[in-house]
RNA sequence: AGAGUUUGAUCCCGGCUCAGAAUCAACGCUGGAGGCGCGCUUAACACAUGCAAGUCGAGCGAGAAAGGGUAGCAAUACCUGAGUAAAGCGGCGUACGGGUGAGUAACACGUGGGUCAUGUACCCUUUGGUGGGGAAUAACGUUGGGAAACCGACGCUAAUACCGCAUAAUCCCGAGAGGGAAAAGCCGCAAGGCGCCGAAGGAACAGCCCGCGGCCGAUUAGCUAGUUGGUGAGGUAAUGGCUCACCAAGGCUUCGAUCGGUAGCCGGCCUGAGAGGGCACACGGCCACACUGGCACUGAAACACGGGCCAGACUCCUACGGGAGGCAGCAGUGGGGAAUCUUGCACAAUGGACGAAAGUCUGAUGCAGCGACGCCUCGUGAGUGAUGAAGGUCUUCGGAUCGUAAAGCUCUUUCGACUGGGAAGAUAAUGACGGUACCAGGAGAAGAAGCUGCGGCUAACUACGUGCCAGCAGCCGCGGUAAUACGUAGGCAGCAAGCGUUGUUCGGAAUUACUGGGCGUAAAGAGUGUGUAGGCGGUGCCGUAAGUUUGGCGUGAAAUCUCCCGGCUUAACUGGGAGGGUGCGCUAAAGACUGCGGUGCUUGAGGGUUGGAGAGGAAAGUGGAAUUUCUGGUGUAGCGGUGAAAUGCGUAGAUAUCAGAAGGAACACCUGUGGUGUAGACGGCUUUCUGGACAACUCCUGACGCUGAGACACGAAAGCGUGGGUAGCAAACAGGAUUAGAUACCCUGGUAGUCCACGCCCUAAACGAUGCAUACUUGGUGUGAGCCAUUCACUUGGUUCGUGCCGGAGCUAACGCGUUAAGUAUGCCGCCUGGGGAGUACGGUCGCAAGGCUGAAACUCAAAGGAAUUGACGGGGGCCCGCACAAGCGGUGGAGCAUGUGGUUUAAUUCGACACUACGCGAAGAACCUUACCUAGGCUUGAACUGGAUUAGAAGAUUGGCAGAAACGCUGAUUGUUCCGCAAGGAACUGAUUCAGAGGUGCUGCAUGGCUGUCGUCAGCUCGUGUCGUGAGAUGUUGGGUUAAGUCCCGCAACGAGCGCAACCCUUGUCCUGUGUUGCCAUCAUUUAGUUGGGCACUCUCAGGAGACCGCCAGUGAUAAACUGGAGGAAGGUGGGGACGACGUCAAGUCAUCAUGGCCUUUAUGUCUAGGGCUACACACGUGCUACAAUGGUCGGUACAAUGCGCUGCAAACCCGCGAGGGGGAGCCAAUCGCAAAAAACCGAUCUCAGUUCGGAUUGCAGGCUGCAACUCGCCUGCAUGAAGCUGGAAUCGCUAGUAAUGGCAUAUCAGAACGAUGCCGUGAAUACGUUCCCGGGCCUUGUACACACCGCCCGUCACAUCACGAAAGUGGGUUGUACUAGAAGUCUUCAGGCUAACCCGCAAGGGAGGCAGAGGCCCAAGGUAUGACUCAUGAUUGGGGUGAAGUCGAAACAAGGUAGCCGUAGGAGAACCUGCGGCUG
Repeated sequence: AGAGUUUGAUCCCGGCUCAGAAUCAACGCUGGAGGCGCGCUUAACACAUGCAAGUCGAGCGAGAAAGGGUAGCAAUACCUGAGUAAAGCGGCGUACGGGUGAGUAACACGUGGGUCAUGUACCCUUUGGUGGGGAAUAACGUUGGGAAACCGACGCUAAUACCGCAUAAUCCCGAGAGGGAAAAGCCGCAAGGCGCCGAAGGAACAGCCCGCGGCCGAUUAGCUAGUUGGUGAGGUAAUGGCUCACCAAGGCUUCGAUCGGUAGCCGGCCUGAGAGGGCACACGGCCACACUGGCACUGAAACACGGGCCAGACUCCUACGGGAGGCAGCAGUGGGGAAUCUUGCACAAUGGACGAAAGUCUGAUGCAGCGACGCCUCGUGAGUGAUGAAGGUCUUCGGAUCGUAAAGCUCUUUCGACUGGGAAGAUAAUGACGGUACCAGGAGAAGAAGCUGCGGCUAACUACGUGCCAGCAGCCGCGGUAAUACGUAGGCAGCAAGCGUUGUUCGGAAUUACUGGGCGUAAAGAGUGUGUAGGCGGUGCCGUAAGUUUGGCGUGAAAUCUCCCGGCUUAACUGGGAGGGUGCGCUAAAGACUGCGGUGCUUGAGGGUUGGAGAGGAAAGUGGAAUUUCUGGUGUAGCGGUGAAAUGCGUAGAUAUCAGAAGGAACACCUGUGGUGUAGACGGCUUUCUGGACAACUCCUGACGCUGAGACACGAAAGCGUGGGUAGCAAACAGGAUUAGAUACCCUGGUAGUCCACGCCCUAAACGAUGCAUACUUGGUGUGAGCCAUUCACUUGGUUCGUGCCGGAGCUAACGCGUUAAGUAUGCCGCCUGGGGAGUACGGUCGCAAGGCUGAAACUCAAAGGAAUUGACGGGGGCCCGCACAAGCGGUGGAGCAUGUGGUUUAAUUCGACACUACGCGAAGAACCUUACCUAGGCUUGAACUGGAUUAGAAGAUUGGCAGAAACGCUGAUUGUUCCGCAAGGAACUGAUUCAGAGGUGCUGCAUGGCUGUCGUCAGCUCGUGUCGUGAGAUGUUGGGUUAAGUCCCGCAACGAGCGCAACCCUUGUCCUGUGUUGCCAUCAUUUAGUUGGGCACUCUCAGGAGACCGCCAGUGAUAAACUGGAGGAAGGUGGGGACGACGUCAAGUCAUCAUGGCCUUUAUGUCUAGGGCUACACACGUGCUACAAUGGUCGGUACAAUGCGCUGCAAACCCGCGAGGGGGAGCCAAUCGCAAAAAACCGAUCUCAGUUCGGAUUGCAGGCUGCAACUCGCCUGCAUGAAGCUGGAAUCGCUAGUAAUGGCAUAUCAGAACGAUGCCGUGAAUACGUUCCCGGGCCUUGUACACACCGCCCGUCACAUCACGAAAGUGGGUUGUACUAGAAGUCUUCAGGCUAACCCGCAAGGGAGGCAGAGGCCCAAGGUAUGACUCAUGAUUGGGGUGAAGUCGAAACAAGGUAGCCGUAGGAGAACCUGCGGCUG
């Protein structure tokens, strides 16, 4: 510090996810030692048991027992125990320490101040006192009640307990005079000590008040009656409505009151570069609480955790009458929960209470125990060791790897275990920890390694298993038979006594943006204005010092953090010092800037005067054209409407036409990216009323300004209410068409509505998708309005305001914007923060309603989106080509047959090929063989091949028999006896056994090579360098011409190049040269015959050349490329034909040509053999042949070819047969011989339009040929038979010249078996105006929501499953308001009938003061009644929404998406949607 993920690719916006650090954690696997920390986050749930606050006899009175001892027989007494224990009165403490975080949004906390508005026991300092009296009471005794807890009566007694009196330095009250208030003793022989009382000061602590600071919600906007203030009184330690009486009517709040939700606050902790964000466990400070609620008492302090009273809930005891209790102290139990410890030791240390002290108490604390919960440290060995052992894994079988790893050898002993010693902590004593830390000793590598990961992010790869299964997954995504992604193994990587997972926080995230973001199209500018609060504000001077800046002072506790130094062997941990702590307060200074006060200025703003422009607004009036209707005339059969029609209108007279009338609505031309208005919007003309802008003058005011949360006003269309109006148009509706349907598009009608008045509604793609204001920043060119100058001239120039276009810098993701900014800046407002759910639900508010404004969540996805790029596509556009159409010729589709395919059948009908690009295709030839299929019978190292081992033997050749369908098996006969070596032995060959392997037309063409088809012989496909662009990419390759062609020319930020095109190659057409046998024959001779002589001129053959290049001429064209025509020429613009097929596409075809990975099979899926099948047959399709006849059939005669082929061959002559054929065998290894007859054609004859003298299927009989073999299942011949068929529906195919059509010939395969295939020659046409349309293709351009690329994408209803949410008659909880009622305990108050020790009066009786009980009153907790609010859960049913491989219906959107789409509104409709009105261009 970044990375992955939207796309075919790109840039951007934007979310999701990851890598880091942390944790009071939990879970999984694993676990050696020590140190230091930490350990109920949930039920402030309930608690058994023990302990956690007592102490003082030197304040006081009283005072046991057991035990022991003595005496006594014993009872018993005495001494001791002991002035002890236990209890009581009294003092101090119990308000500290310890726990918890429920409540609390508050002066609770933090920080800084105030207290002249306060208190303080214990402690310290200072000062002054401490005299003299009195009356009680507990304990105790007696007695009564009670189960108990405990209570009552009577009697006795003490004090540092209680009460007067005296005194008063000081203190308190009071203006003063004056008045008021104390005390306690104890110990000690004593000295003295400890106390006590009054007062002042200090320290420390506490109370109260104030400024500032720190949560969420406005779907909480108004709250408040002791409320706000005053006066007086009460109360308190003290201010104060703290309380009360009276008076006034205030107080708080958009700078967020009130209400609701949540929460203890802070130092700090985690994270982060920081700013921030999150947290509040341990440690420290503060607060609050102590079963729940209320209350006071005591006290210096409490409204009191281990005190009291009352009420409530709960638990326990009970004799049923009554009582007892409060672990959020330490342990511990139950419960809850993913989850959190021992009912330990000690007061030795530190600290606390009491005490004069000894001391007692102390679950504070110090320690130990449990837990890898965290941090830190250490160990699990070190060296050497290659035959790189065994074994595992992989393997290309060579090896590689685990791996110096192990073993082995040599060492060491940390930690642990064992044995022995043994601290500091303790200045005198006292040690829980603890026989601990630490030290020493001997033994022995001995007792001590796991977890996670290995597709990318992200370090680390192979094998096997599995086969969209099982599973993985943080995101992207893996898995459908070759998975580095699942599981296992080996290896590797990372961390390590831990490692992973899950949860949570910050970071990355500039993804809430203060630092540090945005709003034309990605989410986002409010529809527009006026204006309140607020924010911001021109220029000069003076003052001030609030902001601001600087210095100083105080504070910012300790701990934490940073730096330095130290202590534990190190570290964690810890001690000391320094820094920091961005804050607050006080003080001093400065005076720029902001603020504030004052005084000026004119440029901002406003006013004045003058002027012109304008569909600016409101009202009234008025005009013509047109539509419709009505009346009348003329006139006759149609009109109207559409793609075509029909509904409709019309002989009752329409449409058309003329005249007249009525009525409503809208204003042609002018009209213009012209004008006006804030926006919506505004258009005939006239009048009246009226708003604003602009220009000129520079006369006035003197900052009066800008923006604008709320608020208010205006606001198209549709819609609503009331009343009018209604010509045209026209939702709804009706009918007619279209259609599979047509709730639409089209047509005929037609109602609301559209119009007016008044009142509502308040929304639009209300758009420049661009808030308002101000300033600055190169230009060009239109246009509207004014002014100035100028000119013959609104002619030109200047200037201001408005409105357009093009463009510079700059900006922008790009597109684009560009002085009318989306540039550069400032001010203010509004708005945004992934997509969907959803502008929905609930609540509120507005509305008559429709609905508007405000506006979530659960759940779900990893995208949604913007701009641009390359393609592909379009029922987009332009240009061009092709037998693509058209123009023609001939076919197919109908018949019969052949052949292939599908289907069916079958034991098998082997397999493959399926739009074009499968189907007379693989197959250039299935009777056996082929053959892969079926049935049956055999073989198992095998039919063919390689190697090893053992064993036997040469091998081989010829020929019998038996069984059998054959293979196979059994059994003979004849012949033969290898090579090297002296030998041993070896080599080659054969048989048997065995091992490794062999074999497979078994699977996968979607694992592959090779080959092939197709687009397509279409003209395209690319690269280098340069340039442009952030980039994908573009340019080149586009453009203007031209071509068959990316062919060539010209132009051009391109310049060149490659693969294709063309040419080079073959063939054919002409000529020349050479060659003349087997070819040829003009001349000469000869002959039946080029037969022979002769010749090589010609034909021909084979070689080699020439020739054609728009070269020449003319025209067109740009003077180019080229085109058109002409000449010459055998051939003319590629002369004809062939071979040749760019980058690529179709997971196209082929594992059955061959090769090959993987899988499968191994007495079979291999191999041999016989027979069968591939030849089946209700049917369907493709490709062909033969026909349907007279341009013909039949018969006879007569001509003219070329390509080829031939020894396992072609075969002549001749003979036989009607013929197929047979016999025969000359010749020929072929320019020599043969196949071989060419046939259409031509000549002549006949048939005469018919199912025929057409046609030949089918069938019978008789034959021939090939072949071991023609039954299944061949071909041919003769005779007989003589089917369908009379030119073929929809549809469809081929062909542009030696072509189509038509005629025959040859060849490959092949024993035989073509109507197929491949070639050859003969005869030999018609037509092409042209490119509108169909199909295919090329180039350019345009749109796109497509990229598996239109066979694309995609919308909604319905059906099914599932999830969360809303509504709902209600139901059940919680919290809370208001009203009334109630009224425990208790403070305060009133009363004084009852009772009463201290003091006062009195001789006394008695009285008084004071007190107590009791009663009344105010306040008040729980409770009750009634009625609201908020919230949670639940609810028959219901509503939409989300999600879900293959459901239904349509086809709404994306291309002009087939009716352009979308927005608002209204109506309608199964659904997407359709239609009306207005608007937008996206």
Description:
Small-subunit ribosomal RNA from a metagenome, 1482 nucleotides, folded computationally. Model confidence (mean pLDDT): 86 of 100. The sequence is in RNAcentral, with records from SILVA. Rfam family: Bacterial small subunit ribosomal RNA.